C1' cells in the first nucleotide's frame, strides 16, 4: 500500500408506528340580509277569499365538535430491514522498505 469483512456516520428505498391535512360518517348549527310551513297581528276585499310575512317548527349553508371507518397525501434528529458512500476506527490476510 491493496484487498476483503465489520462497528460508527451521512444518504436513499420498502415496512410499520405516530402527527398534521383533505376525504367520508354522525349530530350540532342562520333574529334579518338561505329555502319551507307559516299561528299571531298586518294589508286587500260587502264577503268568501287571498296576499305580503315576524316569532315558531322543519332541512341545510358557512362553520366548530365527535367518529377512527379505512381511503389519498405529507411529515419524522424516532424504529425495523435493504442499498450505496467512501470517512474515521477495529480485524484478518497479503505486499513493500
Nucleotide at each position: 500500500g491493496u484487498c476483503c469483512g465489520g462497528u460508527c456516520c451521512c444518504a436513499g428505498g420498502c415496512g410499520a408506528c405516530g402527527g398534521g391535512a383533505c376525504g367520508g360518517g354522525c349530530a350540532c348549527g342562520a333574529a334579518c340580509c338561505g329555502g319551507g310551513u307559516c299561528a299571531g297581528g298586518c294589508c286587500g276585499g260587502g264577503a268568501a277569499c287571498g296576499g305580503a310575512g315576524c316569532a315558531g317548527c322543519c332541512c341545510u349553508a358557512a362553520g366548530a365538535g365527535c367518529c377512527g371507518c379505512g381511503g389519498u397525501u405529507u411529515c419524522g434528529g424516532g424504529c425495523g430491514u435493504u442499498u450505496g458512500g467512501u470517512g474515521c476506527c477495529c480485524g484478518g490476510a497479503u505486499c513493500c522498505g
Source information: Bacterial small signal recognition particle RNA from an uncultured Planctomycetota bacterium, 97 nucleotides, folded computationally. Of the family's consensus pairs, 96% are formed in the model. The coordinates come from a structure-prediction model, not an experiment, and the mean pLDDT is 79.